Small-subunit ribosomal RNA, 5' domain from an uncultured Bacteroidales bacterium, 528 nucleotides, folded computationally.
[in-house]
Context: one part of a larger RNA
Order: sequence, then structure tokens, then C1' cells
RNA sequence: GGAUGAACGCUAGCGGCAGGCCUAACACAUGCAAGUCGAGGGGCAACGCGGGAGUAGCAAUACUUCUGGCGGCGACCGGCGGAAGGGUGCGUAACGCGUGAGCAACCUGCCCGCAACAGGGGGAAAACCGGCGGAAACGGCGGCUAAUCCCGCAUGGCUACGAGAAGGGGCAUCCCUUUUGGUAUAAAGCUGAGGCGGUUGCGGAUGGGCUCGCGAGGCAUUAGCUAGACGGCGGGGUAACGGCCCACCGUGGCGACGAUGCCUAGGGGGACUGAGAGGUUGGCCCCCCACACUGGGACUGAGACACGGCCCAGACUCCUACGGGAGGCAGCAGUGAGGAAUAUUGGUCAAUGGGCGGAAGCCUGAACCAGCCAUGCCGCGUGAGGGAAUGAGGUCCUACGGACUGUGAACCUCUUUUCCCGCGGAGCAAUAAGGGCCACGGGUGGCCCGAUGAGAGUACGCGGGGAAUAAGCAUCGGCUAACUCCGUGCCAGCAGCCGCGGUAAUACGGGGGAUGCGAGCGUUAUCC
Repeated sequence: GGAUGAACGCUAGCGGCAGGCCUAACACAUGCAAGUCGAGGGGCAACGCGGGAGUAGCAAUACUUCUGGCGGCGACCGGCGGAAGGGUGCGUAACGCGUGAGCAACCUGCCCGCAACAGGGGGAAAACCGGCGGAAACGGCGGCUAAUCCCGCAUGGCUACGAGAAGGGGCAUCCCUUUUGGUAUAAAGCUGAGGCGGUUGCGGAUGGGCUCGCGAGGCAUUAGCUAGACGGCGGGGUAACGGCCCACCGUGGCGACGAUGCCUAGGGGGACUGAGAGGUUGGCCCCCCACACUGGGACUGAGACACGGCCCAGACUCCUACGGGAGGCAGCAGUGAGGAAUAUUGGUCAAUGGGCGGAAGCCUGAACCAGCCAUGCCGCGUGAGGGAAUGAGGUCCUACGGACUGUGAACCUCUUUUCCCGCGGAGCAAUAAGGGCCACGGGUGGCCCGAUGAGAGUACGCGGGGAAUAAGCAUCGGCUAACUCCGUGCCAGCAGCCGCGGUAAUACGGGGGAUGCGAGCGUUAUCC
């Protein structure tokens, strides 16, 4: 000098963009953060409509009651989603990450392409009804029932298994193609009749799993480490290979090219610095990993060993009728605590994206916005031009006189960014339902029209007013740019280093002046 997720002191006009618990992965009140589908189903708790009966009234009508008939729909069965998105950095020195390869050892819901199929039966359990236990959380018991829920049977391309034949290939185990016959295995319907779905197989796409080469911390004042340990055979398990696990057999395997141990640490793209080499670093953003009160475990599922799922143990907090229960902000806000220190218990789904749905739509603290903070970067302003042979005040001197402050001010002329007032006022919106036109064999696709804006009466524009609303901070002995007076008297104090202060201190404190930067300026901390 540069840099920072900074903090502290003094100061502070505006805007744009960005950033904002680095500490206690400490504990958390409250609200919200994952639902959706009635075009899968039985139903009918709420609302609306229709219908029946009744009451009041001459009637219109109002009210009561019954009724799933309709729109719909709480809870329930079922499907898809809750494994994404969002958070954090504890652990991890490891194939975790990066990079390059391999899988002749693998999986992949939704999506796309191709081919084929969907015949005929059966069953249960919620809701509900009845009744019971419990303070509660909730839980038994009996009975009824639908389905895209569950289970047989049929059909069987494919696949698997086992038996056989032929051909080809490689990389050791082997792999591929064709073929004969045997064993085992599918399906679901709904509809507003347009469609949406179901099953099997092959292929694709996407996402993942596994293996290997190489690369990236400290300590040798850690030198030996190892019994599933290293290999084999056989098996279990897995989507799959494997000592992953197990039985038996062998005695191996790693290490000075640093094993083992201990300490530290998420990794990368990148970032800072530097001429570079290098050094330092991994906050925001992106990719990967790990974790979700602590530890362990599996279930469901295409996918989890699952942040807002389950079970067990533990610590903690809460409720309790003392028998027993409930909870997990490292989601968004917010609270306490810790700390030098880090924000609102805000708005909206308008846009982008996600889940469900045929769609309308619903949900979305993802996201988009707004709020707070000079935390940073960038931009703008606090006025511009003229104006004195010098005349106020202040300070200083070699003191009847000079010097500086100083064109500075006053004063004159001008401007109006900013500010205040008034008026106007966006882009972000693409489209949906629906309508019209066009293309093709079908339904899709294209074009045009056509609701919807949180931010926001914001940005911005125009008009009016008036220099009006807006400057500080640090330093001035040398390094280092900027000097004098007074006070003090090794005192009080300064200080990054050298060093200043003991009676004339450019070094302390104040005044005047000056220098540097400027809505900032200094200090501290850290890196180069």
C1' cells in the first nucleotide's frame, strides 16, 4: 500500500447494487415453513341449491325438520408428493473432495420412443354404527361396507432358473447372438365421452451406486502397526462387486516413498495479495459431502436409514387426576444466553420455480419484494460566476508598522441536482378459462384477442418555490505532506519505531494557522 462477513471512537445529506451470529451444532415462548387430487372410493360433519313434511301468514315469503338428489366437502380409505426445495459445518485427513478412467459387477418413480396386452373370479379393513377404558395423549372390543386397496385363476412376449444344440467375441472369472422343450410370474378403472389412466418388455434421457490412478494439512520430541487382520474355498446378503458378513483352510498384509498414533480441518470452483513464483483463505454465489437435541436401529418406498416420519436408550424442558403422556428452529421471523459484534415475530404468490390436479385451482418464510444497519463498493450533493493595493474580528511579529486567515465573507448576478408542494405515472404481463383464424389423417401445435401487480401512486416525467435542507475526521519532531504562540516543568502526558517532557517543548494540553482524505475519517484485529 492493498484486502475484510469486521468491531470501536468522532461525525453523517441522498440514491443504486451487494452484504449482514465469524461466538454457544447453547436453550427456545408464539406464528408460519408440505401438501394436493371428489375426473380412484365409501360417505355427508360444515356451507349452498333442489325436493318432502310442518308452523306463521290471504299470499309473496320466513322459520323448523327430514332428505347425498345436486354443487361441493371436514374426517376416512386410496394415489402422487413429503428423499426436492430451505438450513448448518458438528463430524470427517476419508475414494469425503478434485481430476482422469472403469463397471464383462449395478439400480433409476415421474418423462420420451417402440412393441404387445388388459379375460374371469375372490377377500379384507377404515370411515360409519354399537358399546367400553382413560385426567389426558389416546386405546381396546363387536358389527357393516366401496375402490385405481389386497389375493388367487387364465393368457405369456420377455426375464430368471435348470437341461441341451449351433455360431461369434474378449480381459482371468467369462460375455454376446440364435434355437429346442420344462418350471415361475401381469393388469384398473374413471369420465363432463374430448380424454386421463393400467400391465409387460426393449431402448432413451435424467439421477444415482460401486471400483481404481493421481492430487491437496501439522508433529518422527508418534517407529513400528495389524486377528476379519491379509489371502483362498464355499456360502449368506445386496440393485451390484467385495472379508460386507459367516464356516473352514493358509499366514499373511502395511511401514522411513513415513505405516500407526496424536493434533487440526468439511473439499472444490474460487477469493485476497503479489511483476510473477509464491503466500494466505474457503463468508456471500455455484458443485459435491456430512449432519438435523445426543447415540443406536430399522420400516415404508423407485429413491431415506429420512430436519418439520417411526422405534429404543440418554440428557433436558413441559403437562398430569401420579397411573401416564408431550416436545426437538443447524427452515422464516422472533426470545434468552454467550459476545467487541450481526436485522422485521413485515407483504405477495404478480413474476420465476416446485408439489398435486385433465383443468379451474390449492399449497409454497423456495422465490420476488418491502423494513433495519455508512457493513462495503459505486454515483450525486452540500452551490456557480463576479467581488477589496487589504477596511471588521482573531492569531503572530523584528510591533507608530507589517504578515496570515483572505475572494474567504458581506454584496451583485445566475442555477435548482438535492429538498418541499402540486399534477401525471410505468416496465416487470408471458398468458389461464374462453373466443377467433391456420396447419395436419388423428389431437396436438402455431398466431391473434382475452382476467390477473405484492412491490406502489414506488421508479420516472412535468410544473411551482427558494441558496434554500446538507461537513467532518485525523495529522503537522524524523520516517511523512503540514509551524507558530501560550500553558505545563521528567509533573501532567505522548508514543508505530527512533524517542519527546527536569523553565523559551514545531513531539504534552489549548489557541491560531497548515496538510491529508472527505459522508466519511481515524483506531484496533487479521492476511498478503
It matches the Rfam family "Bacterial small subunit ribosomal RNA".